RNA sequence: GGGCCGAUGGUCUAGUUGGUUAGGACGCUGCCCUUACAAGGCAGAGAUCCCCAGUUCGAAUCUGGGUCGGCCCA
Numbered sequence: 001g002g003g004c005c006g007a008u009g010g011u012c013u014a015g016u017u018g019g020u021u022a023g024g025a026c027g028c029u030g031c032c033c034u035u036a037c038a039a040g041g042c043a044g045a046g047a048u049c050c051c052c053a054g055u056u057c058g059a060a061u062c063u064g065g066g067u068c069g070g071c072c073c074a
Stems, first nucleotide, its partner, number of pairs: 001073007010026004019057001028044005050066005
C1' cells in the first nucleotide's frame, strides 16, 4: 500500500430484506423478604447504535468518506 470483517447502555450481545417504544443477560439504584448478609421477588435509571455527509416521507439498517480494532496479501 491492497483485500475482507467488526464498532449498539458500565460489560457481553440480539436486532433481515429501512417503518409503531433499540430487546436480552450480567452489573447498578430503590423497595420487599432476612436479626443481618447472600440468594430470591418487584420496580427503576442507563445506548439519539464509532464520527461526518448523502439517499429517503422515514436510517442502527442503504451509499460515500474518515477513525479505531482484528485477519489475510504484498
Molecule: transfer RNA
Organism: Candidatus Aenigmatarchaeota archaeon